[in-house]
RNA sequence: CGCCCCGAGGAGCGUUGCAACAGGAGCAAUCCUGCCAGGCUCGGGGACGGGACCAUCCACAACGGCGCUCACCUGCU
Numbered sequence: 001c002g003c004c005c006c007g008a009g010g011a012g013c014g015u016u017g018c019a020a021c022a023g024g025a026g027c028a029a030u031c032c033u034g035c036c037a038g039g040c041u042c043g044g045g046g047a048c049g050g051g052a053c054c055a056u057c058c059a060c061a062a063c064g065g066c067g068c069u070c071a072c073c074u075g076c077u
Base pairs, nucleotide, nucleotide: 001049002048003046004045005044006043007042008041009040010070011069012068013067014066015065018039021034022033023032024031025030038063
């Protein structure tokens, strides 16, 4: 670093539907239907795969289609 698991990023309702996934069709490319807005980032862990080789300390979020509601913070009245 990848993969898997866990946690966090305030909460909910409605809606569209890309990817992924499921079913079907097709030699194939792909198409149709369904589902679908934490699939992203940060942190922790792993008996797995890959890589590297001195390591410590401190600080720490930024985002998440559209519409609506609530919570929290700030300002004004």
Predicted 3D model of a 77-nucleotide RNA (SAH (S-adenosyl-L-homocysteine) riboswitch aptamer) from a Lysobacteraceae bacterium. It was read from a public genome assembly, where an Rfam model found it. Rfam family: SAH (S-adenosyl-L-homocysteine) riboswitch aptamer. A reference for the family is Wang et al. (2008), "Riboswitches that sense S-adenosylhomocysteine and activate genes involved in coenzyme recycling", Mol Cell. Taxonomically the source falls in Lysobacteraceae (Bacteria, Pseudomonadota, Gammaproteobacteria, Lysobacterales).